[in-house]
């Protein structure tokens, strides 16, 4: 100096104006919307998206429903040892495969239960069994004779395809062997609760026209008004935004490490048709264009992915640009 490998980090700053939205005070107790539940209108003051907030693909919390224990099914996990609330994540190590290497990548139990597969080639591919070559024996026939002899015949033994020929391989093909899971999701789930329309009590009317019954004007029934209970829906509230697997920080212990344990500080978005934005200056930054021999100036343009919906912990997936640590290999120089 060039080419990689791991890891970690930033995701534009300020400043002004103009809105969106959560909290807390003030300030009203009036006022508006609602039947009621309950909600809002002003003013300060403060908080307001990410590494992934994405996919919704694992594991929880949490909430309802179910459950006396055991099993079958289905679904999933797989060396080994360890973190963790817990996994399918992670961390160490073993083997394996890939790489000169830093390091990456592995669904890595079992094929003496049991079934299933295997392209091309090959007689023959999961069944067994025999393409080729070929001893002993048997032989048509030939020759006067020793004897020659097509052909049949297979013991042993090699040939030949192919990854792989009775011997293995694939369990990411069923299967078995361990171990795991009770089943639904915040549109779970609670609680307040209307208008209409049905249910149940219960009070008055009612013979003008309804049915029954009988003691003939009374009782049921039915309609009519009425007052009451309940249940479900629209609607509202809680759940939710949190003192908690919460954050930051520590030349604090412990362990290779994942991670725990101890000190010290902080409270960090939250709506529910869904707010987290727009405008305009400046300053960085990347690209073009023009000028200048250069430092530089001036224009223009651009600055990703994507955007919280109960909440955590992972794992995949997108990503403009940039910074910052450690190692490897080759090259040179000294």
């Nucleotide at each position: 100096g060039a080419a990689g490998c791991c890891c970690g980090c930033c995701a534009g700053g300020c400043c002004g104006c103009c809105g969106c939205u959560g909290g807390u005070g003030c300030a009203a107790u009036c006022g508006c919307c609602g039947a009621a539940a309950g909600g809002c209108c002003g003013c300060a003051c403060u908080g307001g998206a990410g590494g992934a907030a994405c996919g919704u693909c694992c594991g929880g919390a949490c909430u309802g429903c179910a459950c006396a224990g055991g099993g079958c099914a289905g679904c999933g996990u797989a060396g080994c040892a360890g973190g963790u609330a817990a996994c399918a994540c992670c961390u160490g190590u073993c083997c394996a495969c890939c790489g000169c290497g830093a390091g990456g990548u592995g669904a890595g139990g079992a094929u003496c239960a049991g079934a299933g597969c295997a392209a091309c080639a090959g007689a023959g591919a999961c069944g067994a069994g025999u393409c080729c070559c070929g001893a002993a024996c048997c032989g048509a026939g030939c020759g006067c004779g020793a004897g020659c002899g097509a052909g049949g015949g297979g013991a042993g033994g090699g040939g030949g395809u192919g990854a792989a020929a009775c011997g293995g391989g694939c369990a990411a093909u069923c299967u078995c062997u361990a171990c795991g899971c009770g089943c639904a999701g915040c549109a779970a789930u609670a609680c307040c609760a209307a208008a209409u329309a049905g249910g149940c009590c219960g009070g008055c009317u009612u013979u003008g026209a309804c049915g029954u019954g009988g003691u003939c004007c009374c009782g049921c029934g039915g309609a009519g008004c009425u007052g009451g209970c309940g249940g479900g829906u629209a609607g509202g509230u809680a759940g939710c935004a949190c003192c908690g697997a919460g954050c930051c920080g520590g030349u604090g212990g412990g362990g290779c490490g994942a991670c725990c344990c101890c000190c010290g500080g902080c409270c960090c978005a939250g709506a529910g048709g869904a707010a987290u934005g727009g405008c305009g200056g400046u300053c960085a930054c990347g690209c073009c264009u023009g000028g200048g021999c250069g430092a530089c100036c001036a224009g223009g343009c651009g600055c990703a992915c994507a955007g919280a919906a109960u909440c955590c912990g992972g794992c995949g997936u997108a990503u403009c640009g940039g910074c910052g640590g450690g190692c490897u290999u080759c090259a040179c120089a000294u």
Molecule: Bacterial RNase P class A
Organism: Ramlibacter sp. bp-362